Small-subunit ribosomal RNA, central domain from Thermogemmatispora sp. PM6, 353 nucleotides, folded computationally.
The full RNA is in RNAcentral, with records from ENA and SILVA.
[in-house]
Context: one part of a larger RNA
RNA sequence: CUGGGCGUAAAGGGCCUGUAGGCGGUCGGGCAGGUUCCGGCUGACAGCCCGCGGCUUCACUGCGGGAGAGGCAGGGAAGACGGUCCGACUUGAGGGCCACAGAGGGACAGGGAAAUUCCCGGUGGAGCGGUGAAAUGCGUAGAGAUCGGGAAGAACACCGAAGGCGAAGGCACUGUCCUGGGUGGUACCUGACGCUGAGAGGCGAAAGCUAGGGGAGCGAACGGGAUUAGAUACCCCGGUAGUCCUAGCCGUAAACGCUGACCACUAGGUGUGUGGGGAGAUCGACCCCCUGCGCGCCGAAGCGAACGCAUGAAGUGGUCCGCCUGGGGAGUACGGCCGCAAGGCUAAAACUC
Numbered sequence: 001c002u003g004g005g006c007g008u009a010a011a012g013g014g015c016c017u018g019u020a021g022g023c024g025g026u027c028g029g030g031c032a033g034g035u036u037c038c039g040g041c042u043g044a045c046a047g048c049c050c051g052c053g054g055c056u057u058c059a060c061u062g063c064g065g066g067a068g069a070g071g072c073a074g075g076g077a078a079g080a081c082g083g084u085c086c087g088a089c090u091u092g093a094g095g096g097c098c099a100c101a102g103a104g105g106g107a108c109a110g111g112g113a114a115a116u117u118c119c120c121g122g123u124g125g126a127g128c129g130g131u132g133a134a135a136u137g138c139g140u141a142g143a144g145a146u147c148g149g150g151a152a153g154a155a156c157a158c159c160g161a162a163g164g165c166g167a168a169g170g171c172a173c174u175g176u177c178c179u180g181g182g183u184g185g186u187a188c189c190u191g192a193c194g195c196u197g198a199g200a201g202g203c204g205a206a207a208g209c210u211a212g213g214g215g216a217g218c219g220a221a222c223g224g225g226a227u228u229a230g231a232u233a234c235c236c237c238g239g240u241a242g243u244c245c246u247a248g249c250c251g252u253a254a255a256c257g258c259u260g261a262c263c264a265c266u267a268g269g270u271g272u273g274u275g276g277g278g279a280g281a282u283c284g285a286c287c288c289c290c291u292g293c294g295c296g297c298c299g300a301a302g303c304g305a306a307c308g309c310a311u312g313a314a315g316u317g318g319u320c321c322g323c324c325u326g327g328g329g330a331g332u333a334c335g336g337c338c339g340c341a342a343g344g345c346u347a348a349a350a351c352u353c
Base pairs, nucleotide, nucleotide: 004324005323006322007307008306012321014203015202016201017200021196022195023194025089026088027087028086029085030084031083034081035078036077037076038075040072041071042070048066049065050064051063052062053061054060092193093190094189095188096186097185098184099183100182104179105178106177107176108175109174110173111156116152117151118150119149120148121147122146123145127138128137164171165170208249209248210247211246212245213244217243218242222238223237224236225235260320261319262318263317264316265315268298269297270296271295272294273293274292275291276290277289278288302309303308326353327352328351335346336345337344338343
């Protein structure tokens, strides 16, 4: 360089914004650097083709003529396609206006019906708790139960859904403020302003780290009780970090739809969330019809090794990025970069099957 691939066999980057680069809608015109063609030059000798000659012939070889893949500063032609410049367009993209749904994000404030634990007091008087069964544990210094009062932290039952929102991670009590995105309608504006995206930057569950707070419940570690041959476990009684808040790190994951982003095209059926339009006897709701966006299920063609996918494709095509190339060694060593550390990112080889 070429080929084949990436849902489950090896393989989609955790997600987004975006630099370089790659790719790019419709119409007209100019240019002619890409492109194609013409001509020229080159394409040494040998070789190849044709003719003639030399060794008795052939092989081999001498002479003459010719062809030749390919290449090229320059000359000429063409003008479709790609490029570039100019002009125009509206369907891609963006904006305006009107409307709509939503646990999208941040900050502040508030809530208590419930639950848990602890503290105080009343009643009460022997157990409670826990398990397969027990024991450790708690309790006559009055537990558990029950009633009243108080404190604290965390989480917000029902609504709740196969539901909604977000790029992903993720997001659920209520209110206010600030704020991002999306969808529908209209066709008023801009006029290709687009897609992707190596590097880069940002975001990024849980755990973990630093500093300061907080600490009800739960609970790594740890202690104890059981079980067992043992039991560094599963079960039980306790319990520290942590889990929570603020600020700053970490940058990983079965970060999963194990399915990159964007565009176009290719039967339908059904449910659901949310818009727009219509029809009906009129205003309106239900019902019905049409249409858009999202979330599910079932299925045609097609695809697929099968499972299955099937207008939210794993179908048919296009553009760009990432990645794979037998198992182990190994996501390791070394080096580099990052990190307070833990470690992360990049990433081999010997050897072996």
Overview:
The organism belongs to Thermogemmatispora, within Bacteria. Its mean pLDDT, the model's own confidence on a scale to 100, is 86.